[in-house]
RNA sequence: GGAGGCGAGUGAGGAUCGCGGCGGGCUUCGACCCGUCGAGGAAAGUCCGAGCUCCGCAGGGCAGGGUGCCGGCUAACGGCCGGGCGUCGCGAGGCGACGGAAAGUGCAACAGAGAGCAAACCGCCGAUGGCCCUCUCGGGGGCACAGGCAAGGGUGAAACGGUGCGGUAAGAGCGCACCGCGCUCCUGGUGACAGGAGUGGCACGGUAAACCCCACCCGGAGCAAGGCCAAGCAGGGACGAGGAGUUGCCCGCUCCGCUACCAGUCCCGGGUAGGCUGCAUGAGGCCGACGGUAACGGCGGUCCCAGAGAAAUGAUCCUCUCCGUCGCGAGACGGAACAGAACUCGGCUUAUUCGCCUCCCACG
RNA sequence: GGUGCCGUAGCCAAGUGGUAAGGCAGAGGUCUGCAAAACCUCCAUCGGCGGUUCGACUCCGCCCGGCACCU
Numbered sequence: 001g002g003a004g005g006c007g008a009g010u011g012a013g014g015a016u017c018g019c020g021g022c023g024g025g026c027u028u029c030g031a032c033c034c035g036u037c038g039a040g041g042a043a044a045g046u047c048c049g050a051g052c053u054c055c056g057c058a059g060g061g062c063a064g065g066g067u068g069c070c071g072g073c074u075a076a077c078g079g080c081c082g083g084g085c086g087u088c089g090c091g092a093g094g095c096g097a098c099g100g101a102a103a104g105u106g107c108a109a110c111a112g113a114g115a116g117c118a119a120a121c122c123g124c125c126g127a128u129g130g131c132c133c134u135c136u137c138g139g140g141g142g143c144a145c146a147g148g149c150a151a152g153g154g155u156g157a158a159a160c161g162g163u164g165c166g167g168u169a170a171g172a173g174c175g176c177a178c179c180g181c182g183c184u185c186c187u188g189g190u191g192a193c194a195g196g197a198g199u200g201g202c203a204c205g206g207u208a209a210a211c212c213c214c215a216c217c218c219g220g221a222g223c224a225a226g227g228c229c230a231a232g233c234a235g236g237g238a239c240g241a242g243g244a245g246u247u248g249c250c251c252g253c254u255c256c257g258c259u260a261c262c263a264g265u266c267c268c269g270g271g272u273a274g275g276c277u278g279c280a281u282g283a284g285g286c287c288g289a290c291g292g293u294a295a296c297g298g299c300g301g302u303c304c305c306a307g308a309g310a311a312a313u314g315a316u317c318c319u320c321u322c323c324g325u326c327g328c329g330a331g332a333c334g335g336a337a338c339a340g341a342a343c344u345c346g347g348c349u350u351a352u353u354c355g356c357c358u359c360c361c362a363c364g
Numbered sequence: 365g366g367u368g369c370c371g372u373a374g375c376c377a378a379g380u381g382g383u384a385a386g387g388c389a390g391a392g393g394u395c396u397g398c399a400a401a402a403c404c405u406c407c408a409u410c411g412g413c414g415g416u417u418c419g420a421c422u423c424c425g426c427c428c429g430g431c432a433c434c435u
Stems, first nucleotide, its partner, number of pairs: 001360008011320007019038007040338001044349002047347005052222004064218005069083005084098001085096004099213002104211002106207002121153002123149003128146002130143005161179006180202001181200008226277004235268005245261002248258002284303005290297002322335005365434007374388003382418001390406005411427005
């Protein structure tokens, strides 16, 4: 230098004073006393996945969202383990949103001749045709007009395989060898893939964290879910002493009777405040041995281990110990992070100090 | 505790893959005797870090800050 893990802030011992939950004693209750337990590796962000609860739901599809090499683990996952491939590193090892671009659509500013069934600015050639010169009439030389080429230059993030030899007028997979790529087959592997043989003669550039295609997954909301009890106010029902008034019943008046309105009492349903619950025995922790490379699994033993009101989980002193500075020394001074439960788990991510342990690599 | 949304200059605000519009404010200049007005010029790490892409304000991830809703 690389990988993994552990502890936890200050720790241990003692003293004093406190706080919260639960159980017990005592007690009408309270107070008091005793016992016991009392933050984290991230309790955080709320980014994924679940349990639980309510609502919805015949089944299938569409839309929408997510995941994306292969195999395994798991309750599930975007997590973990093992492997493959790519890439970085001398190495131990690190990192990887790593399906499909020969289904279709789109995009590529500027620069550049040309940017997607490609093109010719500089350049090369001018074999073939054209023009000119010469001539020993076989030819030779020149121009760069037609035309050929894409090797070299230049532009760009990217220019229709790379290197070499041959070939040619110059060139070109035009031919060949190797490499790359595609297709077919064989072998190994559960598979991703790897190795090999043959063949094609380069077609098929990039981009899917652009639309999209393929495969798989996903109903919605969240403990302020939800359940139980339930003051007061309002509503409904029953009873209703007393008698006055009013309304109605009776053709008018009067009386009687009945009915409705009124105090009060009781009951009813929904339900506000409020209270209780959900709420900590759980995909639980630790130890042992077993299976498995591992993640993990089942088995045996053992333990009960915070929980609320948003509020508790602390403070001081002494001795020893860790680190730093100063000092010969005794010692003095200073330091020790990030942060803090609130329905509960499994992950990821982010923040962060010091100490320790194991294995491995390179150089000397 | 839970859920959703937003962040572009001092302020307001457009831009949703190809050099970041515009207005107010500010600074400098022209004009003027001096000012005002007018005109010209200037002023941007797009909340931060990383990734995808040739290229990111824009797409993706992780953080930071703010706002709103649910008892």